[in-house]
Small-subunit ribosomal RNA from an uncultured Verrucomicrobiota bacterium, 1499 nucleotides, folded computationally. The RNAcentral record of the sequence draws on ENA and SILVA. The prediction has a mean pLDDT of 83. Rfam family: Bacterial small subunit ribosomal RNA.
RNA sequence: UGGCGGCGUGGAUAAGACAUGCAAGUCGGACGGGAUUGUUUCGGUAGCAAUACUGGGAUGAUUCAGUGGCGAACGGGUGCGUAACACGUGGGCAAUCUGCCGAGAAGUGGGGGAUAGCUCGCCGAAAGGCGAAUUAAUACCGCAUGUGGCUUGGGGGGAGAUCUUCCCAAAGCCAAAGCCGGGGCAACCUGGCGCUUCUUGAUGAGCCCGCGGCCUAUCAGCUUGUUGGUGAGGUAACGGCUCACCAAGGCUAUGACGGGUAGCUGGUCUGAGAGGACGACCAGCCACACUGGAACUGAGACACGGUCCAGACACCUACGGGUGGCAGCAGUCGAGAAUUUUUCUCAAUGGGGGAAACCCUGAAGGAGCGACGCCGCGUGGAGGAUGAAGGUUUUCGGAUUGUAAACUCCUGUCAUUGGGGAACAAUUGUAUGCGUUUAACUGACGUGUAUUUGAUAGUACCCGAAGAGGAAGGGACGGCUAACUCUGUGCCAGCAGCCGCGGUAAUACAGAGGUCCCGAGCGUUGUUCGGAUUCAUUGGGCGUAAAGGGUGCGUAGGCGGCGGUGUAAGUUGGGUGUGAAAUCCCGGGGCUCAACCCCGGAACUGCACUCAAUACUGCAUUGCUGGAGUACUGGAGAGGAGAUUGGAAUUCACGGUGUAGCAGUGAAAUGCGUAGAUAUCGUGAGGAAGACCAGUGGCGAAGGCGAAUCUCUGGACAGUUACUGACGCUGAGGCACGAAGGCCAGGGGAGCAAACGGGAUUAGAUACCCCGGUAGUCCUGGCAGUAAACGGUGCGUGUUUAGUGUGGGAGGAUUCGACCCCUUCCGUGCUGGAGCUAACGCGUUAAACACGCCGCCUGGGGAGUACGGUCGCAAGAUUGAAACUCAAAGAAAUUGACGGGGGCCCGCACAAGCGGUGGAGUAUGUGGCUUAAUUCGAUGCAACGCGAAGAACCUUACCUAGCCUUGACAUGCAUUUCUAAGCAGAUGAAAGUUUGUGAGUGUAGCAAUACACAACUUGCACAGGUGCUGCAUGGCUGUCGUCAGCUCGUGUCGUGAGAUGUUGGGUUAAGUCCCGCAACGAGCGCAACCCUUGUGAAUAGUUGCCAUGGGGUCCGCGAGGACGCCGGCACUCUAUUUAGACUGCCCUGUGAAACGGGGAGGAAGGUGGGGAUGACGUCAAGUCAGGAUGGCCCUUACGGCUAGGGCUGCACACGUACUACAAUGCUCAGCACAGAGAGAACCGAACCCGCGAGGCGGAGGAAAUCAUAAAAACUGAGCCCAAUUCGGAUCGCAGGCUGCAACUCGCCUGCGUGAAGCCGGAAUCGCUAGUAAUGGCGCAUCAGCUACGGUGCCGUGAAUACGUUCCCGGGCCUUGUACACACCGCCCGUCACAUCAUGGGAGUCACUUGUACCCGAAGUCAGAGAGCCAACCCGCAAGGGAGGCCACUGCCUAAGGUAUGAGCGGUAACUGGGAUGAAGUCGUAACAAGGUAACCGUA
Repeated sequence: UGGCGGCGUGGAUAAGACAUGCAAGUCGGACGGGAUUGUUUCGGUAGCAAUACUGGGAUGAUUCAGUGGCGAACGGGUGCGUAACACGUGGGCAAUCUGCCGAGAAGUGGGGGAUAGCUCGCCGAAAGGCGAAUUAAUACCGCAUGUGGCUUGGGGGGAGAUCUUCCCAAAGCCAAAGCCGGGGCAACCUGGCGCUUCUUGAUGAGCCCGCGGCCUAUCAGCUUGUUGGUGAGGUAACGGCUCACCAAGGCUAUGACGGGUAGCUGGUCUGAGAGGACGACCAGCCACACUGGAACUGAGACACGGUCCAGACACCUACGGGUGGCAGCAGUCGAGAAUUUUUCUCAAUGGGGGAAACCCUGAAGGAGCGACGCCGCGUGGAGGAUGAAGGUUUUCGGAUUGUAAACUCCUGUCAUUGGGGAACAAUUGUAUGCGUUUAACUGACGUGUAUUUGAUAGUACCCGAAGAGGAAGGGACGGCUAACUCUGUGCCAGCAGCCGCGGUAAUACAGAGGUCCCGAGCGUUGUUCGGAUUCAUUGGGCGUAAAGGGUGCGUAGGCGGCGGUGUAAGUUGGGUGUGAAAUCCCGGGGCUCAACCCCGGAACUGCACUCAAUACUGCAUUGCUGGAGUACUGGAGAGGAGAUUGGAAUUCACGGUGUAGCAGUGAAAUGCGUAGAUAUCGUGAGGAAGACCAGUGGCGAAGGCGAAUCUCUGGACAGUUACUGACGCUGAGGCACGAAGGCCAGGGGAGCAAACGGGAUUAGAUACCCCGGUAGUCCUGGCAGUAAACGGUGCGUGUUUAGUGUGGGAGGAUUCGACCCCUUCCGUGCUGGAGCUAACGCGUUAAACACGCCGCCUGGGGAGUACGGUCGCAAGAUUGAAACUCAAAGAAAUUGACGGGGGCCCGCACAAGCGGUGGAGUAUGUGGCUUAAUUCGAUGCAACGCGAAGAACCUUACCUAGCCUUGACAUGCAUUUCUAAGCAGAUGAAAGUUUGUGAGUGUAGCAAUACACAACUUGCACAGGUGCUGCAUGGCUGUCGUCAGCUCGUGUCGUGAGAUGUUGGGUUAAGUCCCGCAACGAGCGCAACCCUUGUGAAUAGUUGCCAUGGGGUCCGCGAGGACGCCGGCACUCUAUUUAGACUGCCCUGUGAAACGGGGAGGAAGGUGGGGAUGACGUCAAGUCAGGAUGGCCCUUACGGCUAGGGCUGCACACGUACUACAAUGCUCAGCACAGAGAGAACCGAACCCGCGAGGCGGAGGAAAUCAUAAAAACUGAGCCCAAUUCGGAUCGCAGGCUGCAACUCGCCUGCGUGAAGCCGGAAUCGCUAGUAAUGGCGCAUCAGCUACGGUGCCGUGAAUACGUUCCCGGGCCUUGUACACACCGCCCGUCACAUCAUGGGAGUCACUUGUACCCGAAGUCAGAGAGCCAACCCGCAAGGGAGGCCACUGCCUAAGGUAUGAGCGGUAACUGGGAUGAAGUCGUAACAAGGUAACCGUA
């Protein structure tokens, strides 16, 4: 969310408690009686009688309780308990029972005494009880009979010990019930149902055994009726089942005992299978019935709807006492996520009773409820394009929803309605035939006919009618995984199975449209199997990922060489029995199909028995020598234990010489020393350790072993023959050994050295460094038992290419003898093949190929921790979890990045130099502060004289105030026409508001006029925004860096990421070039090509130039100079084309090349100098305020206009500059030489005025033509080291210029004033040649200017570079890495806070259980029964006996109690560690040589 039907299925939790109704009764043909009633009969009373009333008998029916019989032990429910012969499977009972039923044999005779009921009395509230009298039976009890059964003995057959069967013999014991019919006068006969004894079958039950199926060893020992025997008791039956006595056994590592959990199975789910999980429904078995105990009855029970007792709970009560048991069907409450009707019927099937009819049956058959599951059907079909409207989206064109709808034509399933209308039914009974049985009938049995029986149900089904009319939803749409867009939201709200999504453009949230999947369902949650070869039998591993025990010896066990024989346990084949049914599978059939149901087959992989085979394994036996071992002969060795001896060195003591230091460190200090150290010589003492030899050499199981000699002793190896004859391998437990450190006791103690003291270092320094120094280190005896105890590689055996060392031995060849050499065995190394491996690597000493055995592993953390056990003197060792938490942890290799790793190289990077900055004043930018506003951006290098190549207004974006609203600007539509521009006026700070005046352009036309345009008013679309996002973008730019790198194709190598090429050897400025090379080529970069500059040539010659020639003017005494003309283009220059430079030539280098060094020539020499040019990429670098642009936001304002103010504000801090501090200078005077530029709203000459800024003026110039001048330098003079003739800030006065306007807030000039500053701390910047330094001259912007900025130009013009150790940056190779946001990385521990789970904990509470004791109900058994009692016996009777009953006693024993243990769980002040958490605190331990290499064990 929900239309219909069929078939199934439905209290999994509280075996919690239950109201109410029902679920086991039936038989009158076993029996007596009560009540009601029918029929009949006999009386009585009343009446003439009919009749009425009443009593008795007989009989029928109904009914009630009782006696009696059968049933109630089935059926139905549940899964508490149970780890067990409970279940499954296969056997056994010669150790058993079995009501009803089937078959067979025999019988059923004759008696007796009671007792319920009923009646009466009594007690009690009730439930019920007591007493008296009386009565029946198929109730009960004797007697008779004995087919037969039971008990005992003998013989034959059989068998597995007790046994069984047959025969014989003897004695004893043991039965019974009637009822209903038929015939008959009766006696009697007969039928049916019963009853009794026995045999047998069937069914059901009981007992025993083999095998099978859960977890736990942190449960390792358990057991006294226990194990067995004898005897007895008991049972249906075997048995310690029970008891007495005797013996001391029985079980257990193949898991006893204990604890936890659990009904078992057929099967169900899953899986390819092997397996794994489960045990609903259905079926078989078991257990239970409020809890615990007990027996009675019975064929069967220790009994769900029986009894007794105890307990808890509930109910009734008159308080004295009683009653109850839904885990039967419904139903109620409760707990729970969760599970139905207080229904119909016995019609069918089945059960109980009955002779039967029939009765009972919550078994069962049906219906109801629940989409709980499976299956089926429908919600319409066909046509239909203006591709409608609406929705959604849009790039505005469209697209999509979508043939979908509307519309047209059909159909009628289901539902609705009307009508018809089943099957399941066979019986039984009754009536009536026939047959069999019988002498015969009834009856019984069999078989016909007729009739009778339906809860479901007026249902299924069939027919008719009407109308598309009543019937579609859920989930998903980032990947896995089929399916995409818009809007909203903005790390919020939310999603999420895993990865993960959401911080303003979310296909992941929410809504919508669309799409996909399924469909009366769809999703979610939980659970199981699968995937998972992730417990690996099939089918895994252990060098480094988790994982080899520290090592050996050896027990059990496992495995085991070559032959013969036997056996047949394993093994293989055949047969037999069994493996319930259902289920699964196959075939067939029935419901319209299917689900479902029915029939048949196969299967049930198993177990048992039997027959056969004998290869292999086992067992038994007999042999063998190859495995293993023994003997003999040799040599090697730090193998082990004990004893003894020697030398060097340190330290100490004594003595001598000798004097001021020694020692120690990065540097120091503590320390020692004038009381004589250190140094040196001699003598002595004492302890420890063993230099050289010494070697990936040797020995040992490992740990480990190193002076020499002696003694004792283990093992390995080689050689040689002989012997034993599988004696072998491995090895759970066990035993032994086991570094360092540690512990106990006793010694010893030179050196070293935890702890400790002191000195340093440091922010600190409980460290690293230094000076001292005690345990300890050493020896003896004992304990401990761990290490990164490592080859991180268990032991043994066999097989499989090679090369080369080395230790030990043997042989050969050769030699005089050896060595070298060759062969071989054992050990120990290296390199490598096949093979293996994730890779690294291993590789005859395997990590290869195989076999045998042991140990160990199963994500990280928690944790080798806790608890428990064992061991230990202790420290601790060993065994060894869980809760909780994470999505990883880890291995190997790759590419990067990084390193207080290494190598090589470069750079004004350092060094060598020169000049600065940082100090002063000022300018300018920034921060901060302030403000109404001080608009915005830029922020390490790579922001800060940056955007801005120029803020008084404007600019301007900011603030205040006044105004406008289709707008200052664009386009379109509609609309208005006394209105636009312009002019004039009012008001106002202006903008604006307002008043007056005032029209046009084009086309057509003569004109009137018409149309169109422009303009205006109003309205609508829209304009507008320097508002936000540079982390949505394009474009542009900065930076690394003009660093030399970055890549690709093909090939090759690698499982792969990737590598190779691009590395290497040289060389270069260069991945520049050469050589080599599994690489060969190529691209973007480098270089070159371009511009400029330096030299030459050619061409051209005005506006440039003027040498020669001619002539002219001016100046000058003259020499001569200047100017310009003719002329010329020689030179300079200008601007076009060219040449030149390429390691081209020579010499040289350890030399082949590249290349380097030197030289020649040349203007220039090794990219000549400079510029432009910026690879792949990095920094979410910068810019939405240059412009562009997506999205968002504002719309009488975040838009627009205007005035004024602000961007210039000033305790302060920083950057960048200028000017200086002076004498290499300043001032004054004289005087020489540029280049490159710009110029028309411009540059502006001469002349004149002004001290000057400047003014006047306007020649010339759109320029090689005009304007137009350099300064430092140089020459001369002054100043004389002074805050000055340095320096110029600041301030005053007077001016000039631009401009509407210089107050805030311009520049310049003159006069006056004359501050700080005497070269700058820490620190830091630039520069390698025409460079630095220094001097001036232009240009852009621009009205003017804050320019001292920026950008160009020329003048003068240095010093230094030993070199690459160090700082910084960069390149290449290599190494380590726990980094990959890439060291500004990662990451550890304490402390503080919060949450969670957990250990300990004085205790405390609950549960389970052991032991001992007390009490002890009911009940069985035993005893005893003085009281009581009908049957039988004796007796005339009284009475007695047999037999029985109550009370009583004993054993056992439930519940209960006491004491004391054990186990398990909860809880607890406090306490321990652990995990997690956002930015907390302290340090910096680890990862790089992590800045003291790290790590393991120990104190």